[in-house]
Molecule: c-di-GMP-I-GGC riboswitch aptamer
Organism: Candidatus Tharpella aukensis
RNA sequence: AGAGAUAAAGCCACUCCCGCCGAAAGACGGGGUCGGAAAACCACGGGUCUUGCCGCCAAAAUCAAAAAGACAGCCGGGUUGCCUCUU
Numbered sequence: 001a002g003a004g005a006u007a008a009a010g011c012c013a014c015u016c017c018c019g020c021c022g023a024a025a026g027a028c029g030g031g032g033u034c035g036g037a038a039a040a041c042c043a044c045g046g047g048u049c050u051u052g053c054c055g056c057c058a059a060a061a062u063c064a065a066a067a068a069g070a071c072a073g074c075c076g077g078g079u080u081g082c083c084u085c086u087u
Stems, first nucleotide, its partner, number of pairs: 001086004011036002016031004021026001034073001040079003044076003047071005055063001
């Protein structure tokens, strides 16, 4: 520098359960292990989700264009990095 295997020393931890924070999406801690070679970090592009101004309406409900927020284990992009193999 390149590649990623039915590998794995070490690592992470979906769903679910318990606790806890939040209006919610969801976050955090513990248990747990579906999986992961970036399932580490960054909301930059797209996407999904929550709340929802205005609008609509007689009023509401529904809807969801402002705005705010969540997801990095949805896809792409950027940054950094473990192991193994090759050069």